Bacterial RNase P class A from a Pseudomonadota bacterium, 306 nucleotides, folded computationally. The gene name in the source record is rnpB. The source organism's lineage runs through Bacteria, Pseudomonadati and Pseudomonadota.

[in-house]
RNA sequence: GGGGACGGGGGCGUCUGCGCUGGAGGGAGCCAUCCCUCCAGAGGAAAGUCCGGGCGUCAGGGAGCAAGCCGCCCUCUGAAAAGAGGGGCUAUCCCUCGCAAGGGGGAUAGACGGACAGGGUCACAGAAAAUAUACCGCCCCUUCCGGGGUAAGGGUGAAAAGGGACGGUAAGAGCGUCCCCAUGGACAACCCCCGGCUGACGCAAGGCUAAGCAGUCGGCGAUGACCGCUCCCACAGCCGACGGGUGAGCCGCUCAGAGGAAUGCAGACGUAGACACAGAACCCGGCUUACCACCUGUCCCCGCUC
Numbered sequence: 001g002g003g004g005a006c007g008g009g010g011g012c013g014u015c016u017g018c019g020c021u022g023g024a025g026g027g028a029g030c031c032a033u034c035c036c037u038c039c040a041g042a043g044g045a046a047a048g049u050c051c052g053g054g055c056g057u058c059a060g061g062g063a064g065c066a067a068g069c070c071g072c073c074c075u076c077u078g079a080a081a082a083g084a085g086g087g088g089c090u091a092u093c094c095c096u097c098g099c100a101a102g103g104g105g106g107a108u109a110g111a112c113g114g115a116c117a118g119g120g121u122c123a124c125a126g127a128a129a130a131u132a133u134a135c136c137g138c139c140c141c142u143u144c145c146g147g148g149g150u151a152a153g154g155g156u157g158a159a160a161a162g163g164g165a166c167g168g169u170a171a172g173a174g175c176g177u178c179c180c181c182a183u184g185g186a187c188a189a190c191c192c193c194c195g196g197c198u199g200a201c202g203c204a205a206g207g208c209u210a211a212g213c214a215g216u217c218g219g220c221g222a223u224g225a226c227c228g229c230u231c232c233c234a235c236a237g238c239c240g241a242c243g244g245g246u247g248a249g250c251c252g253c254u255c256a257g258a259g260g261a262a263u264g265c266a267g268a269c270g271u272a273g274a275c276a277c278a279g280a281a282c283c284c285g286g287c288u289u290a291c292c293a294c295c296u297g298u299c300c301c302c303g304c305u306c
Stems, first nucleotide, its partner, number of pairs: 001302009010292002012270007020041009043277001047288002050286005055202004060233006067198005072087006088112001089110009113193002118191002120187003135154002137150005162180006206251004215242006
């Protein structure tokens, strides 16, 4: 000097011209409409709709089950989700001490409760991977081909259920007794268990006004029906099919905000720079994802020079 990775910041400002949406005011008019002035007018993610809430409707109350979400410990912020700091554990990498075994320090990452409740799955190696298993070795028998026994020794592996004493045997073995230790590997982001929380559906929720219409049939229900299931108490209607009518307005809805539709383009100047990702639709707090012309921090790589 160039390039890359990961974070942090910031994600333009002012003026001019021509336009767009909403509101207020004024003017012209042939009452169709047109013109002028002023004010306001997207984001850090408005996105994905993944969490948490407000809000709304439905469910009469209660208990249990089911279903869903979360999961080391402490402190702080917060309504909650979540975030921040510290500590522990595990994994990887680096440094360092040591002959070695091992010890110490640092960085990064982690859905990090439980693998002695149970089920399920598991590469390679190995004879055998779970009420299993005899490859070598060892012991017994032998007609010398072989048959039987043995997990005490070796070997494989992440894992083949431990140690001591006594008994036991052909040789052995938790085979038996006593004591100690252990509870046979990995996976719970597979089911599951434990603990905590949660009623369901989402603004196409829903409310009001106006207009219009036509009911019929079936099922359940005072032996108690009715929006996950069951039970108890309470209540009196509930569900479905076919048919008829409407398919309008306002609110919800926001000092951006309606309609699905607006918030732009060009030029100049400023700054180190003005690009990229991208456009509100009930509101708020998070998480995640997308993006970079510029500033900045850490680390890595390449080139040149000393």

The RNAcentral record of the sequence draws on ENA. Rfam family: Bacterial RNase P class A. By type it is a ribozyme.